A computed fold for a 72-nucleotide RNA from a Patescibacteria group bacterium, annotated as transfer RNA.
It matches the Rfam family "tRNA". By type it is a transfer RNA.
RNAcentral holds the sequence, with entries from ENA.
Model confidence (mean pLDDT): 80 of 100.
[in-house]
C1' cells in the first nucleotide's frame, strides 16, 4: 500500500426487508431457606458514527471509525 471477514446489553449469541430487536449468563429487588449456595417471580441494559436506497433497514448501497486475517 491491496483484498477479505467481523462491529447488536456488562459477557456469548439470535433475528437474512415488516408484531414491541429476543434468550442465557453478569447486575438490582422480592420471595424460599435457620444462615449461605440453588431454585421461583420480577425489573435494568444494545444495533460503531454519518449519508443514501426503501412506504419500511439490524438486514441492502457507501464512506468513515475500530478490530482481525491474507498478499506483498
Nucleotide at each position: 500500500g491491496c483484498u477479505c471477514c467481523c462491529g447488536u446489553a456488562g459477557u456469548u449469541c439470535a433475528a437474512u426487508g415488516g408484531a414491541u430487536a429476543g434468550a442465557a449468563c453478569a447486575g438490582g429487588g422480592c420471595u424460599c431457606u435457620u444462615c449461605u449456595a440453588a431454585g421461583g417471580c420480577c425489573u435494568c441494559g444494545a444495533u460503531g458514527u454519518g449519508g443514501g436506497u426503501u412506504c419500511g433497514a439490524u438486514u441492502c448501497c457507501u464512506a468513515c471509525c475500530g478490530g482481525g486475517a491474507g498478499c506483498g